Predicted 3D model of a 350-nucleotide part of an RNA (small-subunit ribosomal RNA, central domain) from a metagenome. The full RNA is in RNAcentral, with records from SILVA.
[in-house]
Context: one part of a larger RNA
C1' cells in the first nucleotide's frame, strides 16, 4: 500500500458557490516524459534457495550455482496516459421566441374573525367542566345592533398540485430580481464533473438595541383532580410569538438515501410546454421533452422493501463508519455578548 461498508443494523457534511487537487468527449499530427520489451553494466560478503562436499549424523562449516522484483546507460514499440500543435460537435454554454410557478426583496392595499373603546336595545345571569370552582356581572355583564381603534394571520380556490440548492414559500396590486422548462434555427468549440480548505445561505427556540403587542402563550398565580399533582382540565398571565438592524448556526435540517454521467420491461395518474390528428375545436385520441406520484419486470436486498425519480448495472470525485458504555463528554484550540457551537480523546468497564 491493500478490506468491507454507509434507506431502517455504526456510517451521506443541513444546503449551496467555488480554490487547490482528482477525473474527463470525437478524430489527426508530432514528441517519447509515463508505460511495455531487448541488450549491457551494476546490484559486496554473509543470510535465504539448489547441487556437491567436510566434521561418525545433525546443528555447523566449505565450494559452485541460482536468485537479487532495483538502479543507470542504450536500442526499440507507440495502443493507452501525459505534453505540444491544428481540427470537430454528440458534453457544456450563448443568442432568439414562448408560456407556467406560494422562487426572492421592497412598497402599497382588502375583507372575514378575535380583542378593546364609545353609543343604542335589554335584564340577571354569563363563562367554564366529566362535574365544579377560581373568574366576569345590577357601578348593567352575557346576548344583540351601529360606529371606531389596533395587531396578527390570510377561509374558499387548495390538489397525492406548483416553486426553490436546502432552510422554506400561500389574500390582492405594483416595482426590482434569481432559476428551471418547451420550441426553432444560429453561434462558441470540451469552455466539463467533483470538490479538501475557504466563503455564503440556513426552521424553531434563544441573545443584543429600539419599536410593537389583538390573539395565543413557557415562567408564574389561582381553581380543580389526586394519597400527593411542582402535571394532564379550568380561570388569569409575563417573556416570547410580530417589525427593523445585528448575533446565534442547531434539528427526526428526513427520501433517516452526497453530487454527476451512461445503460437496463412496462402500466397508470398528475403538472408545464411542443408536435400530429381533428368543423382548423382550447375536447377526445396518438406522440415528444421536463417535473412529480402510485404499481410493477429483470435485477437487487438480511429482510422490509427499492425498482428509468434505483436501494439495479458501471465509472468519476467528495464526505463518513470500524463493538456497547464512558461520550459527542473532559482537556486544548477556534468561534460566540451569553446560551452554547465546532473539533475531539483516555482511564475504567461489559
Nucleotide at each position: 500500500c491493500u478490506g468491507g461498508g454507509c434507506g431502517u443494523a455504526a456510517a451521506g457534511c443541513g444546503c449551496g458557490u467555488g480554490u487547490a487537487g482528482g477525473c474527463g468527449g470525437c478524430a489527426c499530427u508530432g514528441u517519447u516524459g509515463g508505460u511495455c520489451g531487448g541488450a549491457u553494466g551494476u546490484g559486496a560478503a554473509a543470510u535465504c534457495c539448489c547441487g556437491c562436499g567436510g566434521c561418525u549424523c545433525a546443528a555447523c562449516c566449505g565450494u559452485g550455482g541460482a536468485a537479487g522484483u532495483g538502479c543507470a546507460u542504450u536500442c526499440g514499440a507507440u495502443a493507452c496516459c501525459g505534453c505540444a500543435g491544428a481540427g470537430c460537435u454528440a458534453g457544456a454554454g450563448u443568442a432568439u421566441c414562448g408560456g407556467a410557478g406560494a422562487g426572492g426583496a421592497a412598497g402599497g392595499u382588502g375583507g372575514a374573525a378575535u380583542g378593546c373603546u364609545u353609543g343604542g336595545u335589554g335584564u340577571a345571569g354569563a363563562g367554564g367542566u366529566g362535574a365544579a370552582a377560581u373568574u366576569c356581572g345590577u357601578a348593567g355583564a352575557u346576548a344583540u345592533c351601529a360606529a371606531g381603534c389596533g395587531g396578527a394571520a390570510c377561509a374558499c380556490c387548495g390538489g397525492u398540485g406548483g416553486c426553490g440548492a436546502a432552510g422554506g414559500c400561500g389574500g390582492c396590486c405594483u416595482u426590482c430580481u434569481g432559476g428551471a422548462c418547451g420550441a426553432u434555427u444560429a453561434c462558441u468549440g470540451a469552455c466539463g464533473c467533483u470538490g479538501a480548505g475557504a466563503c455564503g445561505c440556513g426552521a424553531a427556540a434563544g441573545c443584543g438595541u429600539g419599536g410593537g403587542u389583538a390573539g395565543c402563550a413557557a415562567a408564574c398565580a389561582g381553581g380543580a383532580u389526586u394519597a400527593g399533582a411542582u402535571a394532564c382540565c379550568c380561570u388569569g398571565g409575563u417573556a416570547g410569538u410580530c417589525c427593523a438592524c445585528g448575533c446565534c448556526g442547531u434539528a427526526a435540517a428526513c427520501g433517516a438515501u452526497g453530487a454527476g454521467u451512461g445503460c437496463u420491461a412496462g402500466g397508470u395518474g398528475u403538472c408545464a410546454g411542443a408536435g400530429g390528428c381533428u368543423u382548423u375545436g382550447a375536447c377526445c385520441c396518438c406522440c415528444c421533452u421536463g417535473g412529480u406520484g402510485c404499481c410493477g419486470u429483470a435485477g437487487u436486498u438480511a429482510a422490509c422493501g427499492c425498482g428509468u425519480u434505483a436501494a439495479g448495472c458501471a465509472c468519476u470525485c467528495c464526505g463518513c463508519c470500524u463493538g456497547g458504555g464512558g461520550a459527542g463528554u473532559a482537556c486544548g484550540g477556534c468561534c460566540g455578548c451569553a446560551a452554547g457551537g465546532c473539533u475531539a480523546a483516555a482511564a475504567c468497564u461489559c